Source information: Predicted 3D model of a 529-nucleotide part of an RNA (small-subunit ribosomal RNA, 5' domain) from an uncultured Bacteroidales bacterium. It matches the Rfam family "Bacterial small subunit ribosomal RNA". RNAcentral holds the full RNA, with entries from SILVA.

Context: one part of a larger RNA
RNA sequence: GGAUGAACGCUAGCGGCAGGCUUAACACAUGCAAGUCGAGGGGCAGCAUGGGGAGUAGCAAUACUCUCUGAUGGCGACCGGCGCAAGGGUGCGUAACGCGUGAGCAACUUGCCCUCAUCAGGGGAAUAAUCGCUGGAAACGGCGUCUAAUGCCCCAUGGUGAUGUCCUCAGGCAUCUGAGGUCAUCUAAAGAUCCGUCGGAUGGGGAUAGGCUCGCGUGACAUUAGCUAGACGGCGGGGUAACGGCCCACCGUGGCGACGAUGUCUAGGGGUUCUGAGAGGAAGGUCCCCCACACUGGAACUGAGACACGGUCCAGACUCCUACGGGAGGCAGCAGUGAGGAAUAUUGGUCAAUGGCCGGAAGGCUGAACCAGCCAUGCCGCGUGAAGGUCAGUGCCCUAUGGGCGUUAAACUUCUUUUGUGCGGGAGCAAUAAUGGUCACGUGUGGCCAGACGAGAGUACCGUACGAAUAAGCAUCGGCUAACUCCGUGCCAGCAGCCGCGGUAAUACGGGGGAUGCAAGCGUUAUCC
Numbered sequence: 001g002g003a004u005g006a007a008c009g010c011u012a013g014c015g016g017c018a019g020g021c022u023u024a025a026c027a028c029a030u031g032c033a034a035g036u037c038g039a040g041g042g043g044c045a046g047c048a049u050g051g052g053g054a055g056u057a058g059c060a061a062u063a064c065u066c067u068c069u070g071a072u073g074g075c076g077a078c079c080g081g082c083g084c085a086a087g088g089g090u091g092c093g094u095a096a097c098g099c100g101u102g103a104g105c106a107a108c109u110u111g112c113c114c115u116c117a118u119c120a121g122g123g124g125a126a127u128a129a130u131c132g133c134u135g136g137a138a139a140c141g142g143c144g145u146c147u148a149a150u151g152c153c154c155c156a157u158g159g160u161g162a163u164g165u166c167c168u169c170a171g172g173c174a175u176c177u178g179a180g181g182u183c184a185u186c187u188a189a190a191g192a193u194c195c196g197u198c199g200g201a202u203g204g205g206g207a208u209a210g211g212c213u214c215g216c217g218u219g220a221c222a223u224u225a226g227c228u229a230g231a232c233g234g235c236g237g238g239g240u241a242a243c244g245g246c247c248c249a250c251c252g253u254g255g256c257g258a259c260g261a262u263g264u265c266u267a268g269g270g271g272u273u274c275u276g277a278g279a280g281g282a283a284g285g286u287c288c289c290c291c292a293c294a295c296u297g298g299a300a301c302u303g304a305g306a307c308a309c310g311g312u313c314c315a316g317a318c319u320c321c322u323a324c325g326g327g328a329g330g331c332a333g334c335a336g337u338g339a340g341g342a343a344u345a346u347u348g349g350u351c352a353a354u355g356g357c358c359g360g361a362a363g364g365c366u367g368a369a370c371c372a373g374c375c376a377u378g379c380c381g382c383g384u385g386a387a388g389g390u391c392a393g394u395g396c397c398c399u400a401u402g403g404g405c406g407u408u409a410a411a412c413u414u415c416u417u418u419u420g421u422g423c424g425g426g427a428g429c430a431a432u433a434a435u436g437g438u439c440a441c442g443u444g445u446g447g448c449c450a451g452a453c454g455a456g457a458g459u460a461c462c463g464u465a466c467g468a469a470u471a472a473g474c475a476u477c478g479g480c481u482a483a484c485u486c487c488g489u490g491c492c493a494g495c496a497g498c499c500g501c502g503g504u505a506a507u508a509c510g511g512g513g514g515a516u517g518c519a520a521g522c523g524u525u526a527u528c529c
Stems, first nucleotide, its partner, number of pairs: 001529004006525005013382006019375002021340001026338003030335003035082003040079002043075002047073003050069008089293003098218008108210002113206007121155004131144005161186004166181006191198002219265003226256003231253004236248003268290004272283004295316005318329004346372001348371003354368001355366004385415004395405004420466006429456001435450007473518005478499003484513005494501002
């Protein structure tokens, strides 16, 4: 000098864009953060509609009240499907195939999506909700009876599917792989409908996403030198989507290590960021990719996918409720609270856009996201006026009837109006959906046109009126280092980054005047180069 997720002191006009618990992975009140589908199903708690009955008012039409009715719209709870493994958070652990990079899988999986081929015949048993009885303070149950399905089961059919035997051909990388054929065994399906469609089953291919293996790279300490029995290998099995001591029985005695094993300490890794002429050094906050974790430890279930942040079970610590028998909970999601700390924000708005999940769609949900609020935390931009303008006075200095500085500075004159205040207008972000029109053909799909919906927001922006009006500080002035004098003090009080100042004329302390530097900031501290 540059830099920072900074903090502190003094000061502070505005806007744009960014950033904002670096400490206690400490504990958490409250609300919200994952639902959706009635075009799978039985139903009907609530709402609305229709129908029946009764009553009240009225001559009546009709209105109101009560009641019955799942008949219709729809729908709490329930069965079922998909989602909840994404998105969001944090950096505890991890020195590791964790990450980065480059290869490999002749050792693998992949729901939803695309594509191709084939298929969907028949039957059955349950169960939730409901109803009845009943236990419990609650959480939550228990028993009995009934019922449905795209829930479950059985039979049939079936392949280029799976498993096993055998044959032929081709290829390679040793185990083998690919193609064709024979035989045996095994396994499918679901309907709904607004009639347009949406779905179902099996197999092949693709895409996407993942799993595994390997080369190289990726901290400190040798004041850590030896480490190792599933340890290293083989054979056979089990297990897995798959290879493998991953696990097991048997056999062998190996394997790693000064090219640093083992141990201890530290640490998420990368893209990148800062600095530097570079080489290098340092850092890994925001954003993106990967990994790990979800009160602590362990375990599996479901599922295409988890050993699952807002799922289950067990153990533990902690907190809460309790009728003392027993129960409930997990903010390292968004806000917010306490604590810790030098220190870090609102218990805000909206799904309008972008995306996600569900749905045929309309739509629903979405603290993802988009916005707004707070903070000079940073970067960038703008302003605090411009031109002209004589003397005097306050202040300060001196060689003191006077001169100099402050000082064109002010007053004053003329002008401008960024900003500000008032008034008026006022966006883009919106693409489309339903629906309508039109075109194409394969006649219900697709293209094009029209076509509601805006949180932010009456915001940005534009116009107009007014009036210099609303707006300057901070640090320094001995040398390094730009900027000097007076007074006070008298090795005191104090300053200080280094050298060093201060003991009676201190340009170095404190104050005044003046000056220099930067400027809505300026200094100090901390850290890195």